Context: one part of a larger RNA
RNA sequence: GGCAUACGGUGGAUGCCUUGGCGUCAGAAGGCGAUGAAGGACGUGGUAAGCUGCGAUAAGCUUCGGGGAGCCGCAAACAGGCUUUGAUCCGGAGAUUUCCGAAUGGGGGAACCUGGCUGGGUGAGAAUCCAGUUAUCCUGGGCUGAAUACAUAGGCCCAGGAGGCGAACGGGGGGAAGUGAAACAUCUCAGUACCCCCAGGAAGAGAAAUCAAUUGAGAUUCCCUGAGUAGUGGCGAGCGAAAUGGGAACAGCCUAAACCAACAAGACGCAAGUUUUGUCGGGGUUGCGGGACCCAACGUGGGACUCGGAGAGAUAGUGGAACGGUCUGGAAAGGCCGGCCAUAGCGGGUGAUAGCCCCGUACGCGAAAUCUUGAAGAGCUCUAGGGUAUCCCAAGUACCACGGGACACGAGAAAUCCUGUGGGAAUCCGGGAGGACCAUCUUCCAAGGCUAAAUACUCACUGACGACCGAUAGUGCACCAGUACCGUGAGGGAAAGGCGAAAAGAACCCCGAGAGGGGAGUGAAAUAGAACCUGAAACCGUAUGCUU
Numbered sequence: 001g002g003c004a005u006a007c008g009g010u011g012g013a014u015g016c017c018u019u020g021g022c023g024u025c026a027g028a029a030g031g032c033g034a035u036g037a038a039g040g041a042c043g044u045g046g047u048a049a050g051c052u053g054c055g056a057u058a059a060g061c062u063u064c065g066g067g068g069a070g071c072c073g074c075a076a077a078c079a080g081g082c083u084u085u086g087a088u089c090c091g092g093a094g095a096u097u098u099c100c101g102a103a104u105g106g107g108g109g110a111a112c113c114u115g116g117c118u119g120g121g122u123g124a125g126a127a128u129c130c131a132g133u134u135a136u137c138c139u140g141g142g143c144u145g146a147a148u149a150c151a152u153a154g155g156c157c158c159a160g161g162a163g164g165c166g167a168a169c170g171g172g173g174g175g176a177a178g179u180g181a182a183a184c185a186u187c188u189c190a191g192u193a194c195c196c197c198c199a200g201g202a203a204g205a206g207a208a209a210u211c212a213a214u215u216g217a218g219a220u221u222c223c224c225u226g227a228g229u230a231g232u233g234g235c236g237a238g239c240g241a242a243a244u245g246g247g248a249a250c251a252g253c254c255u256a257a258a259c260c261a262a263c264a265a266g267a268c269g270c271a272a273g274u275u276u277u278g279u280c281g282g283g284g285u286u287g288c289g290g291g292a293c294c295c296a297a298c299g300u301g302g303g304a305c306u307c308g309g310a311g312a313g314a315u316a317g318u319g320g321a322a323c324g325g326u327c328u329g330g331a332a333a334g335g336c337c338g339g340c341c342a343u344a345g346c347g348g349g350u351g352a353u354a355g356c357c358c359c360g361u362a363c364g365c366g367a368a369a370u371c372u373u374g375a376a377g378a379g380c381u382c383u384a385g386g387g388u389a390u391c392c393c394a395a396g397u398a399c400c401a402c403g404g405g406a407c408a409c410g411a412g413a414a415a416u417c418c419u420g421u422g423g424g425a426a427u428c429c430g431g432g433a434g435g436a437c438c439a440u441c442u443u444c445c446a447a448g449g450c451u452a453a454a455u456a457c458u459c460a461c462u463g464a465c466g467a468c469c470g471a472u473a474g475u476g477c478a479c480c481a482g483u484a485c486c487g488u489g490a491g492g493g494a495a496a497g498g499c500g501a502a503a504a505g506a507a508c509c510c511c512g513a514g515a516g517g518g519g520a521g522u523g524a525a526a527u528a529g530a531a532c533c534u535g536a537a538a539c540c541g542u543a544u545g546c547u548u
Base pairs, nucleotide, nucleotide: 001547002546003545004544005543006542007541008540009539015533016498017497020469021468022466023465024464025463026462027461029458030457031165032164039100040099041098042055043054044053046078047077050074051073061094062093063092064091065090066089070082071081072080105114106113107112115134116133117132118131119130120129121128136162137161138160139159140158141157142156143155144154169200170198171197172196173195174194180187184234210217211216221248222247223246224245231239232238252450253449254448255394259282260281262279263278264277265276266275267274268273287428289393290392291391292390293387294386295385301382302381303380305379306378307377311373312372313371314370315369317365318364319363323338324337325336326335327334339356340355341345347359348358349357399423400422401421402420403419404418405417406416409435430445431444432443433442434441485492486491505532508519509518510517511516
């Protein structure tokens, strides 16, 4: 030095555990903000560094409910207090709520500096202090009011609103490239990513100028099907419908115009009045055309509107059955023996494995206050027939040409939709569509608007569940984590859980400067001693044996 055995050290694998994650489902919610948000800074405790809470009324104040014996957060201790005259705690409603932050009197290098006006305190005055107010834009109203006569611009005042934040979902305006095509340009990726604007709890769409095909259907949306079909496509790569059928959910309405009346202004007129324009009201809303106009009629059903509030729910709670003995053990919930409850034998805890010990569970009950929903009922509102053929039925619109874009459809035979430029109709004997175009036929009524539900999503809240993870896993974070740390910055981004049933956390003695250790003591256990459950391996020792 090597090998072996034993005993240790180091180390922190493994096993067990779980306060944390992950996923799914259901309910509820879907916003907060100038009444100052989200997010912060700084303060705030008797002692107080951090976290949490709170805001100069500062781990809190008031009140209304709940609750019933202890309490002064995590978090020990000392000091000092509170509490059956009901504290702490839980819930509802209030009060307070420094400074920054949209930040809004002005400024500014966020949490700082510094004004005006009104009122108040102090003061001889100045200074200082307190409360309120003082940003901008938009809309409406009012008062003033230039160049410039009327006017307008402008100015001022009053009232209302906006601004910022927020996870995804939605609508719109812009809009790539890597890539694929085995290169690449049309094409694809993709109207994706990304940027911007705007909104809602959903958004958007929506009551046929729709489809269909000679039978018909009857707003929209979503799912399945049709179908990887018909098509489209350097006919390459690829892209890719619709009708129909089956389901989910169902809901339909209001204007413009004709006509009538009122008012205002203008024109004509001696006047009565007529007429034009505008505003408001009535009327009217359709495609087996409808309405105005004329005639005749007053009723049934509906409503998404306004009241109304029965009842239900949310935000604290509350009642809630049934067990003893004995053995082992540190400890009984385990073994044995004998009982009981069960609309409750889900689950968790308790010194090992508990239906009957505790919290609960099944099943019941409950709200002063605030909120949500909402039945009956009331109001309001909407809703029918016949005739005539005089009037009306959405205009720089439809349509056409050219240039683009959207449609599954790349200009194609290219309909349909949108529109930049130019042209430019018709009013029911009218107009659009049926994939160039024409005829016939069928079908529908554009150029105004509104509309629940079925659909999409989940930052946050509540509950339940899991052939999900179990500390190198599961969130980046089970732990004071978006922390420490890195970076000028955008940004990147960790490691780190476990004594014991209970601290009973080792009084006292000894060695030592201490660290540490030896006794003693606690404990079932201390090789469970805080560097603490288990304690693998690498690695390092001590002892013994063998061997060189």
Molecule: large-subunit ribosomal RNA, domain I
Organism: Deltaproteobacteria bacterium RBG_19FT_COMBO_58_16